[in-house]
RNA sequence: UCUCCGACAACGCCGAGUCGCCGCCACUCCAGUGCGGCGAACGGGGGACCCAAGUAGGUGGGGCGAAUCGGCUCGAGGCAGAGCCGUAGCGCGAGUUUUCCGCGCGAGCCCGUCAGCUCACCCCGUAGGCGACAGAGAACAGGAGC
Numbered sequence: 001u002c003u004c005c006g007a008c009a010a011c012g013c014c015g016a017g018u019c020g021c022c023g024c025c026a027c028u029c030c031a032g033u034g035c036g037g038c039g040a041a042c043g044g045g046g047g048a049c050c051c052a053a054g055u056a057g058g059u060g061g062g063g064c065g066a067a068u069c070g071g072c073u074c075g076a077g078g079c080a081g082a083g084c085c086g087u088a089g090c091g092c093g094a095g096u097u098u099u100c101c102g103c104g105c106g107a108g109c110c111c112g113u114c115a116g117c118u119c120a121c122c123c124c125g126u127a128g129g130c131g132a133c134a135g136a137g138a139a140c141a142g143g144a145g146c
Base pairs, nucleotide, nucleotide: 011131012130013129014128018040019039020038021037022036023035024034026033027032041126042125043124044123045122046121051116060114061111062110063109064108069086070085071084072083073082074081089105090104091103092102093101095140096139097138098137099136100135
């Protein structure tokens, strides 16, 4: 000097996943943490008139989420499965917006024969997982200096 791994404190990213108050227990006390409860905020679901929805059959139908759809290969009687290439759509590049450029994701889970929209009203969630210098132009904002 470079690379890799780990820890701590700040910083940052995906996501609704944050904040306040009260109580209990433990840690000597404060503080803080944990658990329980209440509230706010954010997010999601159910739920009238009107509107929409024809009926029957068939491979029921539906929700969260950006995560849909297509092709090819392996396998193979066929299916399931695995992999690859794209794609609707989504995210990041460190004040914000936008253009260009660059880098990623394009999963998974749940309800259980049932749910269109939907005022009032009712119910549920507050997780989990990552990163390490982090391009350029323009506009705006803010700060510093004079």
Model confidence (mean pLDDT): 78 of 100. The RNA shown here (c-di-AMP riboswitch aptamer (ydaO/yuaA leader)) has 146 nucleotides and comes from a Solirubrobacterales bacterium. NCBI's taxonomy places the organism under Bacteria, Bacillati, Actinomycetota, Thermoleophilia, Solirubrobacterales.